[in-house]
Context: one part of a larger RNA
RNA sequence: UUGGGUUUAAAGGGUCCGUAGGCGGGUACGUAAGUCAGUGGUGAAAGUCUGCAGCUCAACUGUAGAACUGCCAUUGAUACUGCAUACCUUGAGUAAUUAUGAAGUGGUUAGAAUAUGUAGUGUAGCGGUGAAAUGCAUAGAUAUUACAUAGAAUACCGAUUGCGAAGGCAGAUCACUAAUAAUUUACUGACGCUGAUGGACGAAAGCGUAGGUAGCGAACAGGAUUAGAUACCCUGGUAGUCUACGCCGUAAACGAUGGUUACUAGCUGUUUGGCUCGAUUGAGAGCUGAGUGGCUAAGCGAAAGUGAUAAGUAACCCACCUGGGGAGUACGUUCGCAAGAAUGAAACUC
Numbered sequence: 001u002u003g004g005g006u007u008u009a010a011a012g013g014g015u016c017c018g019u020a021g022g023c024g025g026g027u028a029c030g031u032a033a034g035u036c037a038g039u040g041g042u043g044a045a046a047g048u049c050u051g052c053a054g055c056u057c058a059a060c061u062g063u064a065g066a067a068c069u070g071c072c073a074u075u076g077a078u079a080c081u082g083c084a085u086a087c088c089u090u091g092a093g094u095a096a097u098u099a100u101g102a103a104g105u106g107g108u109u110a111g112a113a114u115a116u117g118u119a120g121u122g123u124a125g126c127g128g129u130g131a132a133a134u135g136c137a138u139a140g141a142u143a144u145u146a147c148a149u150a151g152a153a154u155a156c157c158g159a160u161u162g163c164g165a166a167g168g169c170a171g172a173u174c175a176c177u178a179a180u181a182a183u184u185u186a187c188u189g190a191c192g193c194u195g196a197u198g199g200a201c202g203a204a205a206g207c208g209u210a211g212g213u214a215g216c217g218a219a220c221a222g223g224a225u226u227a228g229a230u231a232c233c234c235u236g237g238u239a240g241u242c243u244a245c246g247c248c249g250u251a252a253a254c255g256a257u258g259g260u261u262a263c264u265a266g267c268u269g270u271u272u273g274g275c276u277c278g279a280u281u282g283a284g285a286g287c288u289g290a291g292u293g294g295c296u297a298a299g300c301g302a303a304a305g306u307g308a309u310a311a312g313u314a315a316c317c318c319a320c321c322u323g324g325g326g327a328g329u330a331c332g333u334u335c336g337c338a339a340g341a342a343u344g345a346a347a348c349u350c
Stems, first nucleotide, its partner, number of pairs: 003322004007304002012318001014201004021194003025088004030083002033081002035077008048066007091191001092188003095184006103177007110154001114150008125136002162169002206247006215241002220236004258317006266295012299306002323350003332343004
């Protein structure tokens, strides 16, 4: 390299958009580039293979034939692919109607809790633990009542629930924006799929500037525990956690399972649409879409398992793997304020 693979053995890019490229629905007609067939030319000799012959055999040599799977020209064929033209509607999209949701951005606002402050009541403890102590408290704490202020998070509903490309998203309400599904089959008429390079988004932590800081809380301090205790437990507590703007670009970014399309027995929940029946006003039954769960036949799988949400059967495109360690290291380059990220070896060793 080929091949074989990628849930868990090495291996799916964090996610999407999209350039080049690759691949691509149906009908008719044309063309004849790919494709197929015929003919001609060429494909040096040696060599190779086959037959025969010559050295006493063989190696070796001679001779004849074949092969030389290729290239060029030309004449045809037209199923498939390409190209050109015309059309089609089922893929894709648009529109209308009806729904859905913690989808996003910004504003306004609510109650509980916590902390703090002020005032009242009240008196000796409170707090904390396995037990304690540090700590707080007669300068009146803890507890309790009223009022005020502040920041952060939204109990119940709440659910194998829902939405989102992923990260993720949860009090209420308003505005703006996006999405998805079903139905109608009105419109466009293949406009599609994937996607190297590239772009955008991307938890937490971390970084820069300016704010904010109730609670929690790396670091740090103290008290315990212990042989020690740079920990686990306790009392405090700075950065941070929050907001705005700008960076970072990584995660067990996980379904450890790339995307799209088609096909292949069933049973049973649930979310959200549509249609039919029903009854006597609405309990339900059946059918049919789109999601999201559980179980299972065949199949697949080393097994665990998976099983229409495939890890089954196929097609197309991308990414990645090729023994363990050395090593996601060194060097170089790019990016970054930095932290570091991306790319990414070898010697050596088993």